Guanidine-I riboswitch aptamer from Ancylobacter amanitiformis, 110 nucleotides, folded computationally. Model confidence (mean pLDDT): 77 of 100.

RNA sequence: UGCUGCUGUCCCUAGGGUUCCGGCGCCAUGUUCGGCGUGUCUGGGCCGAGAGGGACAGCCCGGUGGCGAGACAUUCGCCGGGUGCACGGCGGGAUAAAAGCCCGGGAGGC
Numbered sequence: 001u002g003c004u005g006c007u008g009u010c011c012c013u014a015g016g017g018u019u020c021c022g023g024c025g026c027c028a029u030g031u032u033c034g035g036c037g038u039g040u041c042u043g044g045g046c047c048g049a050g051a052g053g054g055a056c057a058g059c060c061c062g063g064u065g066g067c068g069a070g071a072c073a074u075u076c077g078c079c080g081g082g083u084g085c086a087c088g089g090c091g092g093g094a095u096a097a098a099a100g101c102c103c104g105g106g107a108g109g110c
Base pairs, nucleotide, nucleotide: 007057008056009055010054011053012052015047016046020044021043022041023038024037025036026035027034058083059082060081061080062079063078064077065076085105087108091103092102093101
């Protein structure tokens, strides 16, 4: 000094807040409906990880089958394996709001 690449979707979790439901408080009403406040309310529902878990797809490698007179390649299918590593702000953004969400495998650091 040092390029490129390190996939996607879904389910869930750590975590997160408060639009909605519920809880709680106050108020009003008076026959069961409403207003305001409260997340310093465990919750339902909601958001949710590159550096958390799982599944599927994709990709790569090996084997094998079909097609073919045969060989190789391609393609299609099946089986097995692999898909590693990863310290990390401030600030900003979305949504009702916040966050391990998004900017971001960014800046920076080792």

It was read from a public genome assembly, where an Rfam model found it. Its Rfam family is "Guanidine-I riboswitch aptamer". About the family: This family represents a conserved RNA structure found upstream of the ykkC and yxkD genes in Bacillus subtilis and related genes in other bacteria. Rfam links the family to the GO term regulation of gene expression.